[in-house]
Molecule: Bacterial RNase P class A
Organism: Desulfobacteraceae bacterium
Order: sequence, then C1' cells, then structure tokens
RNA sequence: GAAGUGAGCCGGGUGAUCGCUGGGUCGAGUGACCCGGAGGAAAGUCCGAACACCGCAGGGCAGGGUGCUCCAUAACGUGGAGUCAUGGUGACGUGAAGGAAAGUGCAACAGAAAGUAAACCGCCGGUGUUUUCGUUGUCGACCUGACAAUGAAAACAUGGGUAAGGGUGAAACGGUGCGGUAAGAGCGCACCAGUUCCCCGGGUGACCGGGGAAGCUAGGUAAACCCCACCCGGUGCAAGACCAAAUAGGGGAGCGUUUGCGGGCGGCCCGUCCGAGCUCCCGGGUAGGUCGCAAGAGGUAACGGGCAAUCGUUACCCAUAGAUGAAUGAUCGCCGUCCGGCCACAGGGUAACCUGGACCGGAAACAGAAUUCGGCUUAUGGCUCGCUUCGACC
Repeated sequence: GAAGUGAGCCGGGUGAUCGCUGGGUCGAGUGACCCGGAGGAAAGUCCGAACACCGCAGGGCAGGGUGCUCCAUAACGUGGAGUCAUGGUGACGUGAAGGAAAGUGCAACAGAAAGUAAACCGCCGGUGUUUUCGUUGUCGACCUGACAAUGAAAACAUGGGUAAGGGUGAAACGGUGCGGUAAGAGCGCACCAGUUCCCCGGGUGACCGGGGAAGCUAGGUAAACCCCACCCGGUGCAAGACCAAAUAGGGGAGCGUUUGCGGGCGGCCCGUCCGAGCUCCCGGGUAGGUCGCAAGAGGUAACGGGCAAUCGUUACCCAUAGAUGAAUGAUCGCCGUCCGGCCACAGGGUAACCUGGACCGGAAACAGAAUUCGGCUUAUGGCUCGCUUCGACC
C1' cells in the first nucleotide's frame, strides 16, 4: 500500500423568527409563561410474551413447532460458550446437526444388476458331438489304411461353479498384500477403514485420546412419507370497559320446552356448563364521547460474580411523544461530521508519503410512532478498533 474478516459507536447540536401539538400554572376570554415532542431500524408482520376477553381452559385424536451439548432468559424458532461436520491459504463463515438394522417410497440414462439386487464379456469343471496329434492294442503279407481304448489341444451345444479380472455408471455388497482353490471369494492370515461390544484417561456434557475383542462388513436420500424425544387453549387494542343518544325490543321460517333440542369450550370425540330459548332470512336506527394510552420483564452510573450471553447490590432519573384522518415543521446563521481543493504553512520522514491547523467550495443515506416489550430478517451514510493474507521499501 492492496485485499479480506470480526466487533463497537454515531445518526447531529445550538441560537433567532414564524407555525403545529401533549402536559402544568395563571387568566372571564381570543391568550401568556414553563417543561417536552419520530428510529436504529419506527420497516417486514417472521417468532415469543405482557395485558384483555372467551363460565370449567379437563382428557384424547388430529394438527403445529423444535431437534448435538451446556448455560442465559418472562419466553422464543432468540442469544452466549462449546463439540462435530463442512467452505476458505488464513483470520473466520455456515449447518434444516435425533433415527436408514421398524416400515414404505425415490434416484433419468447407461449397465447383467441400484440393496439382503445381479451374470454382459471373462475364468474353471461336468456331459455330448466333430477335428487334429501322440500312445497302446486288434485286423491285415508289407506300405498304406481301418477299428477300439486312452491322453492332450481346438470348436460348437448343453448344464454347473464363480463374482477375483474387464466393461457401464456419480455410486456396484470394504481396501492393499500374501496364502489357498478346479477357477475364485474374508475362504484364511497381516495391516488399514467401518460396525458392535468391553476397559482406561480427560471433560458437567456433546465428545476427544488410547488399548482390546469379534471376519461382523449392513450404499444414498427423512429440506421424502415415517419413527422417536420434548413443547403448544383460542382470539386479539379494529382486544376490551364505561357513558350518552336513536329506532320499528318490527315481520317471517325451522327446531325445541322431557330422557332431548340449541348454544359455549380453535377442528373432531368424550366430558362438562348454560338456556327457555337458539339458528336463518327480510327490514329499520346508531356508528358520538371518555377510558384503555404509557411508570415499565424501564433507563443511566458504579461495584461485584461469570470466558461470555447476562445476573446481583447500591444510588439517581421519569410535568422524558401519545396523535385519532392522524401533531413533532419551515427559513437563516454558527458549530460538528464527511468529500474535494489549496502542496501555500507547521511537524515527522532518506524518499514515497503521512499527520495537523487555517482558508474556499460542496454534501448528508435508509427512511415516519399508533397497545407495549424481547428478538430475528431486510434497507442504508459515516467513524473507530482488533485480526488474517499478499506486495514493495528500509
């Protein structure tokens, strides 16, 4: 100097003028004064809860969620620290990380065969036929030839053994070597890998390291169905509570007044509770106001425990937004931040260059609370620190 990686902080401040708004005080009143007024994500609505209501919220089935270990938390699908796997030279990142010997399914094409499958080429042997060669015997006076038996080789047919070699494929029922066999094969042995079991050491644990036994050899995929373990009432501030007002407490149909019907308890079943009502259709009136509404699993600081997440103690703070068609704004100046210029000044340096002050010009991203809080995800401007790799110079 370049590239990368991890973490943290900020998201403007101040003055004046005008405007909007919550609260407090004063004021008969239009008003005056004081204290306040949009984020780190307010976004997404993906999770969890607080709170409110549902008269039994109970049991089961279905359904949904999580899925390595330990810890934190009100809880979570979140966070911290680890283990294992995996990507990267590395700092670091990612993980939908239980079970494939419970069962079912899926994997194009190629290949004989894709899971307790399988024989295309090949290797070995049995039987039969044919041919060639050798040996022996017989026939024949000899040559030559014929016949029979036997051995070897080759070809064909049939049937048996084999899965070591070759081929196909991403992957072919462990790998290498030696022995053995008719030819082969963990068939046997040595070493290695995997699986199961036992023991020792470390660790709370996931797991890590080491030793031994058994020839036991049993692809992949569960972000496929499934199995296993643990967890789960519902609806949601448009929840809900109160006040006021108005109309036509209108009309019709079905079931029912009981043992059964109707309704409630997310779907279904059981169970349980309520009720003389319940359900459906048509028509009419109102849709206004107050509360909920911000003091909390709150914030800040110091000390202590803990690797950390975070927890405890003490002190202090809170007239720190509360709108309801929805306020929190506009202009100007200064300060701050960033970028560029000025190489003119100062400092460091051999140099390249770096730092600082002054001056000039410019810029400021993503984006607006609506019950609240803890997270996650996404968008985005600037600064600071740690670490890794590469290059150059001294």